This is a predicted structure of a 710-nucleotide part of an RNA (large-subunit ribosomal RNA, domain II) from Candidatus Woesearchaeota archaeon CG10_big_fil_rev_8_21_14_0_10_32_9. The full RNA is in RNAcentral, with records from ENA and SILVA. Lineage of the source: Archaea > Nanobdellati > Candidatus Woesearchaeota. Its mean pLDDT, the model's own confidence on a scale to 100, is 82.
Context: one part of a larger RNA
């Protein structure tokens, strides 16, 4: 682990609600007492109720009058609503609290709430009485123990040394918390065993005349001893021993709570509390009365408020590009001047112009939301909006999208709004709580939905047109399942110009001069180091020189001209599809095979494809009906509320099977939506059923659940 079998919402009092009964302006009786322990019967107490207001004193109440549901009638109308009155308390008075037009109370049965263990199992602790020092800790009394060796203190003696000494030297002693080391003791290290020799051992190591070790015998006890002090130890237990008792402490936390089926269905929002792991109130979910005619999620119309997006600032406030004018010195810099001043620039302040931006800016201003009112729709006499009571659960929430705040930024915080998941299955997205389609009663049959149609794999190797040559791609999006700025004379497609048969672009062939080696600089500067200039002539054309080159010149080139050739070239913008950028660790991911389409872009038609729709048939549920039928824009569902129902075991009660075979067990069938029932065989051998009523220790798979068995 896995079988059995046990295993958790009770019982009392009290309070309050509902269901049915009994009396009823009253209703019950408690203890007691009689009686046979039963039934009945007594029981002048007591409790509700039948009057309220007032702190108190003390005062102390209309069956009056409209409207109206159901019904019958068209006017009446329990109940119901409105109005007037009325008691009282305040108040000087207006007014103004609270109460007034009669229903209760006892049982039973049930739902909930409080106090009790109060649905069950679970502490760590707390305190009181008692047992413990045979383990250990410290003391105290008696008693035992400590091989051998090794060093060799002090005192002495002797010998030497002095004036005497100190002081050396040999011997001699045998000292010492003194060494090595058994016996004792300890418990260092190693990590061999480690269900074992052993809740520790083994080896290695320390100690071993001492603050040494030990036996018997006493002695301290629980907030108490005892400690060379470690919170060590006190009987394998110690930051407060261990038995039992208060005790079923308490636990706002963990877990766990057992048969079936119908019907609605949440919330993780706001507030309060030493409150944040709880709780109590609102909202929110359910039932149940009451009441009596409207409601109102959608959609149109019309009518409103508004200052968001957006846009805009010579329309305010603040920011802000460039240019031009004027103007003024508050002021810096510089110049001229003897100074007064004056010129120039920065700057300031206004005007014209140009270019921009604001959550805390607005001259202006949507869409959508929200307010009204009307239509339609919807939904309501089968009773809705709505008001009353019962009874919970929740009070951790998450994710998509849209817009906000806070962060560099997250699967990050945080809000609003909407939609989903939570409480949602099914189909698709390879797989994937929220992304797309869709909201599941039961079958069976068809049609599509998102998404697919070469094979895995159900359906197109479908059909026109274009792209792409990277295996790019085969990925709806999301998810670190990823991919940017930037670059590209890949290709394709468009824009805009140029030149171009009086021959363009490329290439090849010729030419590319003179004044001059232009001035200046420099050692040199000659087209090519730097500076300024950048002129003229011949000419088809040639630069005061494009780029190598020299030390400076030569030399090579270019621009420009021409000749050949022969038909399109050159740029410019901008787009699509690629290309690059592009690095991680076992060999690897379009889900895989694999594919030049079976990738990508536009368009067409056909088919697959769900629990969606639609059809037939059944089923519940609600409503309508005497029935048959019918109606439904009913029947996914967690916590939850209501409601109906199967089973055990025991009682009364009626009826009934059993030795021609009960109960139990087991095998098979069949019935019921389900709990669950029923025959029938075989075993077994002696009790069990049905209908009502009625009482419960009443249903088991989980709790690190209890006993047992295996």
């Nucleotide at each position: 682990g896995c079988c059995a079998g046990g295993g958790a919402g009770u019982g009392c009092a009290u309070u309050u609600g509902a269901g049915u009964g009994g009396c009823g302006a009253g209703a019950a009786u408690a203890a007691u007492u009689c009686g046979a322990a039963a039934a009945g019967a007594a029981g002048u107490a007591u409790u509700c109720g039948u009057a309220g207001g007032g702190a108190a004193a003390c005062c102390a109440a209309a069956a009056g009058c409209c409207c109206g549901c159901a019904g019958u009638u068209u006017a009446c109308g329990a109940g119901g609503g409105g109005c007037a009155a009325g008691g009282u308390g305040u108040g000087a008075a207006a007014g103004u609290g609270c109460c007034u037009u009669g229903a209760g109370u006892c049982a039973c049965u049930u739902g909930a709430a409080u106090g009790c263990g109060a649905c069950c199992c679970g502490a760590a602790g707390c305190c009181a009485a008692g047992c413990g020092a045979u383990c250990u800790a410290u003391u105290c009394g008696u008693g035992g123990g400590u091989a051998a060796g090794g060093u060799g203190a002090a005192g002495c003696g002797c010998c030497u040394g002095u004036u005497a000494a100190a002081g050396g030297g040999c011997g001699u002693g045998g000292a010492g918390g003194c060494c090595u080391g058994a016996a004792g003791a300890g418990g260092u290290u190693c990590u061999a065993c480690g269900a074992g020799c052993a809740a520790g051992u083994g080896u290695u190591c320390u100690u071993c005349u001492a603050a040494c070790c030990u036996g018997c015998g006493a002695a301290u006890a629980g907030g108490g001893g005892u400690a060379a002090a470690a919170a060590g130890c006190c009987a394998a237990u110690c930051g407060a021993g261990c038995u039992u008792g208060g005790a079923g402490a308490u636990a706002g936390c963990u877990g766990g709570u057992u048969c079936c089926u119908g019907c609605c269905a949440a919330a993780u929002u706001u507030g309060g509390c030493c409150g944040u792991a709880g709780u109590c109130a609102a909202a929110u979910c359910u039932c149940c009365a009451c009441g009596g005619a409207g409601a109102u999620a959608g959609u149109u119309u019309a009518g409103g408020g508004g200052g968001u997006a957006g846009a805009g600032c010579u329309a305010c406030g603040g920011a802000u590009u460039g240019g031009g004018g004027a103007u003024u010195u508050a002021g810096g810099g510089g110049g001229a001047g003897a100074a007064a001043u004056c010129c120039c620039u920065c700057g300031g302040u206004c005007c014209c112009u140009u270019g921009u931006c604001c959550a805390a800016c607005u001259c202006c201003g949507a869409a959508u939301a929200c307010c009204u009112a009307a239509a339609c729709g919807u939904c309501a006499u089968a009773g809705a909006u709505g008001u009353g009571g019962g009874g919970g659960g929740a009070c951790g929430g998450g994710g998509g999208c849209u817009c906000g705040g806070g962060g560099u930024a997250a699967a990050c915080u945080u809000g609003a709004g909407u939609c989903c998941c939570g409480a949602g299955a099914g189909g698709g997205a390879a797989a994937c709580a929220a992304c797309c389609c869709a909201g599941a009663c039961u079958a069976c049959a068809g049609u599509u939905a998102a998404g697919g149609u070469c094979c895995c794999u159900a359906a197109a190797u479908a059909c026109u047109a274009a792209c792409u040559a990277a295996g790019u791609g085969u990925g709806a999006a999301u998810g670190g399942c990823a991919c940017a700025a930037g670059g590209u004379u890949g290709u394709u497609u468009a824009u805009a110009g140029c030149c171009u048969a009086a021959g363009a672009c490329a290439g090849c062939g010729a030419g590319g001069a003179g004044g001059u080696u232009a001035g200046c600089u420099u050692a040199g500067a000659a087209g090519c180091a730097g500076c300024u200039a950048c002129c003229c002539u011949u000419u088809a054309a040639a630069a005061a020189g494009u780029g190598c080159g020299u030390a400076a010149c030569a030399g090579c080139u270019u621009a420009c001209u021409u000749g050949u050739c022969a038909a399109g070239g050159c740029u410019u913008u901008a787009a699509g599809c690629g290309c690059u950028g592009a690095a991680a660790a076992u060999g690897g991911a379009c889900g895989g095979g694999g594919c030049u389409a079976a990738g990508u872009u536009a368009g067409u038609u056909a088919c697959c494809g769900a629990u969606a729709c639609u059809g037939u048939a059944g089923a519940c549920c609600a409503c309508c009906g005497a029935a048959a039928g019918g109606u439904g824009a009913g029947u996914g569902g967690u916590a939850g509320g209501c409601a109906g129902g199967c089973g055990u075991c025991c009682c009364g009660u009626a009826u009934g099977g059993g030795a021609u075979a009960a109960a139990g067990c087991u095998c098979u069938u069949c019935c019921g939506a389900g709990a669950g029932g029923a025959a029938g065989g075989g075993u077994g051998a002696a009790c069990c059923g049905u209908g009502u009523g009625g009482g419960a220790a009443u249903g088991a798979g989980a709790a690190u659940c209890c006993u047992g068995g295996u």